[in-house]
Molecule: SAM riboswitch aptamer (S box leader)
Organism: Streptomyces smaragdinus
RNA sequence: CGCUCAUCCAGAGGGGCAGAGGGAACGGCCCGUUGAAGCCCCGGCAACCCUCCGACCGGUCCUUUUUCACGAAGGCCCACGGCGGAGAUGGUGCCAAUUCCGUCCUGCGGCGAAAUACGCCGCGGGGAAGAUGAGGA
Numbered sequence: 001c002g003c004u005c006a007u008c009c010a011g012a013g014g015g016g017c018a019g020a021g022g023g024a025a026c027g028g029c030c031c032g033u034u035g036a037a038g039c040c041c042c043g044g045c046a047a048c049c050c051u052c053c054g055a056c057c058g059g060u061c062c063u064u065u066u067u068c069a070c071g072a073a074g075g076c077c078c079a080c081g082g083c084g085g086a087g088a089u090g091g092u093g094c095c096a097a098u099u100c101c102g103u104c105c106u107g108c109g110g111c112g113a114a115a116u117a118c119g120c121c122g123c124g125g126g127g128a129a130g131a132u133g134a135g136g137a
């Protein structure tokens, strides 16, 4: 950076400085002088990058099957991709509430005098936006 992909209902807080805000925006609802933001120290969570292991799937290679190709079978072939497992020295990230909830579209149910329309409420699905990582330009 109007770029790509993945993930976002799990998990994890103490101290010091500071002194009024914070939860991206807006609405709601929360958190906050029993101390917000920010900075520092220590601790923790997680497992994206990372490291290691496993031939389970794919692929490569080899052998056999009448030559080639296809197909099939086998391999004490191979960690390249996937998948599964383990780790946590390192690079990030994170440690109130699902990304706190909603915002746009949509399904079902309920309510309203209330129809396939409309409004509100509840439960779900998909987006948008945002965050984080790994890439890309």
Base pairs, nucleotide, nucleotide: 001136003135004134005133006132007131008130013042014041015040016039017038021031022030023029025103026102027101028100043095044094045093048091049090050087051086052085053084054083056082057081058080061075062074063073064072065071099129104126105125106124107123108122109121110120111119112118